Molecule: small-subunit ribosomal RNA
Organism: uncultured bacterium
RNA sequence: AGAGUUUGAUCCUGGCUCAGGAUGAACGCUGGCGGCGUGCUUAACACAUGCAAGUCGAACGAAGCGCGGGAAGGGAAGCUCUUCGGGGCGGAAGGUCUCGUGACUGAGUGGCGGACGGGUGAGUAACGCGUGGGUAACCUGCCCCAUACAGGGGGAUAACAGCCGGAAACGGCUGCUAAUACCGCAUGCACAUGCGGAGGCGCAUGCCCCUGUAUGGAAAGCUUUUGCGGUAUGGGAUGGGCCCGCGUCUGAUUAGGCAGUUGGCGGGGUAAAGGCCCACCAAACCGACGAUCAGUAGCCGGCCUGAGAGGGUGGCCGGCCACAUUGGGACUGAGACACGGCCCAAACUCCUACGGGAGGCAGCAGUGGGGAAUAUUGCACAAUGGGGGAAACCCUGAUGCAGCGACGCCGCGUGGGUGAAGAAGUAUUUCGGUAUGUAAAGCCCUAUCAGCAGGGAAGAAGAAUGACGGUACCUGACUAAGAAGCACCGGCUAAAUACGUGCCAGCAGCCGCGGUAAUACGUAUGGUGCAAGCGUUAUCCGGAUUUACUGGGUGUAAAGGGAGCGCAGGCGGCGCGUUAAGCCUGGUGUGAAAGCCCGCGGCCCAACCGCGGGACUGCAUUGGGAACUGGCGCGCUGGAGUGCCGGAGGGGUAGGCGGAAUUCCUAGUGUAGCGGUGAAAUGCGUAGAUAUUAGGAGGAACACCAGUGGCGAAGGCGGCCUACUGGACGGUGACUGACGCUGAGGCUCGAAAGCGUGGGGAGCAAACAGGAUUAGAUACCCUGGUAGUCCACGCCGUAAACGAUGAAUACUAGGUGUCGGGCCCCAUUGGGGGCCGGUGCCGCAGCAAACGCAGUAAGUAUUCCACCUGGGGAGUACGCCGGCAACGGUGAAACUCAAAGGAAUUGACGGGGGCCCGCACAAGCGGAGGAACAUGUGGUUUAAUUCGAUGAUACGCGAGGAACCUUACCCGGGCUCAAACGGAACAGGAAUGUUUUUGAAAGGAGGCAGCCAGCAAUGGCCUGUUCCGAGGUGCUGCAUGGUUGUCGUCAGCUCGUGCCGUGAGGUGUCGGCUUAAGUGCCAUAACGAGCGCAACCCCUACCGACAGUUGCUAACUGGUGAAGCAGAGGACUCUGUCGGGACUGCCGGCGCAAGCUGCGAGGAAGGCGGGGAUGACGUCAAAUCAGCACGGCCCUUACGUCCGGGGCGACACACGUGUUACAAUGGCAGGUACAGCGGGAAGCCACUUGGCGACAAGGAGCGGAGCCCGAAAACCUGUCUCAGUUCGGAUUGGAGUCUGCAACCCGACUCCAUGAAGCUGGAUUCGCUAGUAAUCGCGAAUCAGAAUGUCGCGGUGAAUACGUUCCCGGGCCUUGUACACACCGCCCGUCA
Repeated sequence: AGAGUUUGAUCCUGGCUCAGGAUGAACGCUGGCGGCGUGCUUAACACAUGCAAGUCGAACGAAGCGCGGGAAGGGAAGCUCUUCGGGGCGGAAGGUCUCGUGACUGAGUGGCGGACGGGUGAGUAACGCGUGGGUAACCUGCCCCAUACAGGGGGAUAACAGCCGGAAACGGCUGCUAAUACCGCAUGCACAUGCGGAGGCGCAUGCCCCUGUAUGGAAAGCUUUUGCGGUAUGGGAUGGGCCCGCGUCUGAUUAGGCAGUUGGCGGGGUAAAGGCCCACCAAACCGACGAUCAGUAGCCGGCCUGAGAGGGUGGCCGGCCACAUUGGGACUGAGACACGGCCCAAACUCCUACGGGAGGCAGCAGUGGGGAAUAUUGCACAAUGGGGGAAACCCUGAUGCAGCGACGCCGCGUGGGUGAAGAAGUAUUUCGGUAUGUAAAGCCCUAUCAGCAGGGAAGAAGAAUGACGGUACCUGACUAAGAAGCACCGGCUAAAUACGUGCCAGCAGCCGCGGUAAUACGUAUGGUGCAAGCGUUAUCCGGAUUUACUGGGUGUAAAGGGAGCGCAGGCGGCGCGUUAAGCCUGGUGUGAAAGCCCGCGGCCCAACCGCGGGACUGCAUUGGGAACUGGCGCGCUGGAGUGCCGGAGGGGUAGGCGGAAUUCCUAGUGUAGCGGUGAAAUGCGUAGAUAUUAGGAGGAACACCAGUGGCGAAGGCGGCCUACUGGACGGUGACUGACGCUGAGGCUCGAAAGCGUGGGGAGCAAACAGGAUUAGAUACCCUGGUAGUCCACGCCGUAAACGAUGAAUACUAGGUGUCGGGCCCCAUUGGGGGCCGGUGCCGCAGCAAACGCAGUAAGUAUUCCACCUGGGGAGUACGCCGGCAACGGUGAAACUCAAAGGAAUUGACGGGGGCCCGCACAAGCGGAGGAACAUGUGGUUUAAUUCGAUGAUACGCGAGGAACCUUACCCGGGCUCAAACGGAACAGGAAUGUUUUUGAAAGGAGGCAGCCAGCAAUGGCCUGUUCCGAGGUGCUGCAUGGUUGUCGUCAGCUCGUGCCGUGAGGUGUCGGCUUAAGUGCCAUAACGAGCGCAACCCCUACCGACAGUUGCUAACUGGUGAAGCAGAGGACUCUGUCGGGACUGCCGGCGCAAGCUGCGAGGAAGGCGGGGAUGACGUCAAAUCAGCACGGCCCUUACGUCCGGGGCGACACACGUGUUACAAUGGCAGGUACAGCGGGAAGCCACUUGGCGACAAGGAGCGGAGCCCGAAAACCUGUCUCAGUUCGGAUUGGAGUCUGCAACCCGACUCCAUGAAGCUGGAUUCGCUAGUAAUCGCGAAUCAGAAUGUCGCGGUGAAUACGUUCCCGGGCCUUGUACACACCGCCCGUCA
């Protein structure tokens, strides 16, 4: 940074799509480790359970507990005495009371804190937030500083006790008591309030300071040590309240909104200004600079993207706001209208004894639900921070950590070296190989992570205290072990092959792939990319200059309002002065931190984190500047306007007048038609039309003049005259002095049609009627005909209202017309020059995608307005506005497409044009289409009727020859190394000949004879067995080669260089003339060249030279019944080779030339002499896989191969191509002439004989200018006499001949007999322009035999062409096109 996609191609416009980055993500496949982050975007849905706000005994009373002391009472153990009954000493435990004490406990009074911290984003479009200010309109607990003070009293009340009510929650009554709880009194400042005085200051209200006076107002103690508290006032700090400027989404299909509403005076209320609230007064206030309403949304620092400007976003972190189930309310307090406070109402949940109560996870975990989707009912207060406390300390789901999730970012690993027999496997292959691939194995190393063992922190500043944690980290031993996937590979876009599939299954972001060779589907192999991830989906920005501020457009692509006037708004001439709002510059304040950028540093690195700097493009304030814009002032005349003079004009309105024409009426003349059309008919007319003459009526429109002429803003305006009236222009330069331009809304005008009311109505004419046309004809054509067209008044308000081009101003080469008006020069009519204003054409620069525009811009600039943003849906729906209605204005969305378009290019096409060819038509001759037969095809039939060819360009075509064979088809019988061929191995045997049996044959089963070369190994040949190759007329002619048909023997098709064009492309190759021809000439930004044309080649027509047998025979000679028969000859014919000849060369005419033309000359031939061969670039996916070759696929005891038989020959039909005819230009019979091309040995066959004949039996010659095959029509004579015949010969019967292994299916020919249809062929259609058509026969290929076909040959031998309007095909130029598969196109509507 771009790319794909509209077209046959091109340029442009324009949309769609892709490559990039990002995410609180989700889904699919996969998943080794660590660090740092991050995790309900949905139901502000409902919540079980636990925890999240307490603390102070140094404020207070009482109680309990522990310890200690004391008292009364109590009497145990023990000691001692004893008379054994007991006595004495001793004083323990436990209980009671009391005093003291405490690192004790929890309830209560009291204090501080529960307004912080934590959550959420529902609401909010707002002073909510951001930013900068104001507060002279305010508050501030705890904290800091300062000054002063704390004297003396009083009365209660919880707790507690008793009683009562209630299920409970909880409450009531009586009685007792303390305080840093509560209340008076005293004192009192610099406190507050009222009334005064002096001074100073401020933007206003006002404020500050000094002072007089009156009134009012404080306090609390605890502890015993260092202290902590209390009251008042002032100040500070911190945190807030309120107000203001600016900024802050979408919709006008929301245009008016508002009643405490706007302001005032006076009050109330508040910490405080204020309609915040109230009473009264006024009627204001907001709004197109978007009020109100509706929709959506927490805002910002930032984050993502982007070159930037922008666009999107507001999760984590930080600031602010709002909220705490929903709605409302206040209380307490320094602070709340209060998440874990209160009250009320509502919904929901729970408890209940039904009377009544309890609750609020948008705190941390967690549950249900919703959802594509989002975690543990963890540990600790060790650190940081917060609350309370003098402190110890307590509390803290804030926080610090841990857990879960690849959700993100970052880092690491899954090994390293060596290793070619390039192993195996896999894939592919042209079978040689190639790829995977040094990859693996093998050998040698290493140990990051994970695992094991040992040690083991910092984090605590500050003695103690560590949740994390036996964690990070360090060390040791040990094993290459435990650790790779995902997407893609047609183009965009990096990376291809095979197989499978066969418009199926599927893919696809766009274009698009898939219908039998898919690099696009699926799989495999290979490759590419990224990597613990990879893809997909969703969303945002980018690319998209595709909303264009940076940075777009509007003649034809989407887009100029139909036109004018004009309010607001925007913009605005020259000079001087002033100001300083914009503008420029310096300073100051602010722009929080985090983030971003730069530098340095800390975790091994990085992510992450720390420190410093920059930046934060902004806002505010202040000093300075004065060019420009703005403001103010003074002037100017060039913009604009006014006056005066003048002429031009279908400019407008009203009134009047005029003639021509149409129609109608009346009268006359006059008679059978008129009218209308492509042709007709409807219609009119003997009741007198049309035509014609005269008179009259009425309406509408104004011929000629008339002109890319005039006027008007546009729509528009046309006979003449008059009146009224608008504008423009020229001249003059007297007046004003920027008065100007544009113009959203608004107002006015606005063709035709249409509407309303009333007139008018000749002609014309929607609708309608009739007649035609047509398949139909609700049309085009004709005959009629009503609204309407006309007038007046009022609506409508649109149009291809177009120059498809908004208005204004200035500037930017020229040339040439025309309209209006001046000026100058020369001048008799007149000519020349120049100025202003209009209206046209051509053209430079420039612009433009091109077309084109070009002083009347679409050029260069400025100002203002309007409009556009892919096509369809649709100028539709809804809403609103206007309208009597018709309808107009404004004007979407769902859905759908990958385009829709503009200009130009090349073709093709046109019932477009021009020019020109062709047996294309026309003019002719003969045919086809009717008949019979032959042959091919379709169809049908069949076991099979093998296959192909199918408009022209298939159909007597492949086939130049199907009885078997051919043969590919069918039936049946066989074979499987096979019918043939190549190679290898083994076994046997010469080869080979002959024969038996079975069989339809092929084949099967046998027999006999035969026995190679070489010393050997072995080799040759054959047979058999095994193996590798085979074989296939099976498929694909749409995988191909080759060959062929056709356009078309048409004159075209291209290239190089140059030039033109942004390009496709053009030029050349166009134009004029000419030609059969792109043949040539001239001209020419083209100059040349190639493939075609022509010529070179062959045949033929004339001549010559040479040659002279098998051909020829004039002269000479010989010779025969005759004869080139013989000698001989080269003269002639002929044969064959080589030459000549024709070139518009000559002459006349025309023409620049090329060339054309002439009953011209000459010549055998004359303007290409005739014929052939020769077929440009290409078109038809034309034909052929069955001639052959060949890729791929398919079959392999068969889709191969052999054999017998059948079929390809069928037959109701249909078509093509032919043959023979229908007869007298003929048939038949007899007679009698004349060719050429060719062929011949398994051949042609003279001649002889036999047969009516096909032919047969003999038989000469000839591998051939030698021998053989060989004419017919014609001509002569006779006959037939117009008929289904002496035409015609089909069909059939009989008898034969020939070929062949074999003529049944299924051959040809001969003879005899039979004697069908057919009497010239509908629509239509074919060939042919001269030795041609027509007609006549002959030959050849194929071939055993089998032509009416095919390919050749000669004989006889015409007619016609005015001409190019038309049909068909073609060539060139040009024009239109929405066609390009190219008119057999494209495409519209209806129906299914």